């Protein structure tokens, strides 16, 4: 160095949920809280995929429908790591 995560040492993050915010919404942040994560670190203009649709854009008595510039990496990815085995 590569491979790949058994048993393990040291630890790590924190799902849904409630409360307070923020924000048109998706959703974010803080506190509680832990479902689970061997990459549940970091990257959103390396890639795809996926919510939202304020503005716009159609249409129309109004809703429906389109759209990112917003969002999500705990979808897939890209990129770097402890740690001891082979």
């Nucleotide at each position: 160095a590569a491979u790949a995560g058994a048993a393990a040492a040291a630890g790590g993050c924190a799902a849904a949920u409630u409360c307070a915010u923020u924000g048109a919404a998706a959703a974010g942040u803080g506190a509680a809280g832990a479902c689970g994560c061997a990459a549940a670190a970091c990257u959103a203009c390396a890639g795809g995929g996926a919510c939202u649709a304020a503005c716009g854009u159609a249409u129309u008595a109004g809703c429906c429908a389109c759209u990112a510039u917003g969002u999500c990496a705990g979808c897939c990815a890209g990129u770097u790591a402890c740690c001891g085995a082979u």
The RNA shown here (c-di-GMP-I riboswitch aptamer) has 86 nucleotides and comes from Neobacillus mesonae. Of the family's consensus pairs, 95% are formed in the model. Model confidence (mean pLDDT): 84 of 100. Taxonomically the source falls in Neobacillus (Bacteria, Bacillati, Bacillota, Bacillaceae).